RNA sequence: GCGAGGGUGGCGGAACCGGCAGACGCGCGGGUCUUAGAAGCCCGUUCCGAAAGGAGUGCGGGUUCGACUCCCGCCCCUCGCACCA
Numbered sequence: 001g002c003g004a005g006g007g008u009g010g011c012g013g014a015a016c017c018g019g020c021a022g023a024c025g026c027g028c029g030g031g032u033c034u035u036a037g038a039a040g041c042c043c044g045u046u047c048c049g050a051a052a053g054g055a056g057u058g059c060g061g062g063u064u065c066g067a068c069u070c071c072c073g074c075c076c077c078u079c080g081c082a083c084c085a
């Protein structure tokens, strides 16, 4: 350089054919239970905000009523191929 696959909360990992992003699990916070703890059970857990509300799927554009999903450019990671004094 060429080709293929990938990038989503703290972590793993979903989202059917474009239609409520983050299901589910782990972790974490609070509570319950216990003499105390572990386990179990209940509630909460992307970010900003007191709230109302707003933002968010690597970054920037585009298409569309509507984009994690489609198109273009770029960045990064993995794999394969090629090149190399």
Base pairs, nucleotide, nucleotide: 001081002080003079004078005077006076007075010026011025012024019065027045028044029043030042031041032040046055047054048053058074059073060072061071062070
The RNA shown here (transfer RNA) has 85 nucleotides and comes from a Candidatus Brocadiia bacterium. The organism belongs to Candidatus Brocadiia, within Bacteria. Model confidence (mean pLDDT): 80 of 100. It matches the Rfam family "tRNA". About the family: Transfer RNA (tRNA) molecules are approximately 80 nucleotides in length. Rfam classes the family as a transfer RNA. The sequence was found in a public genome assembly.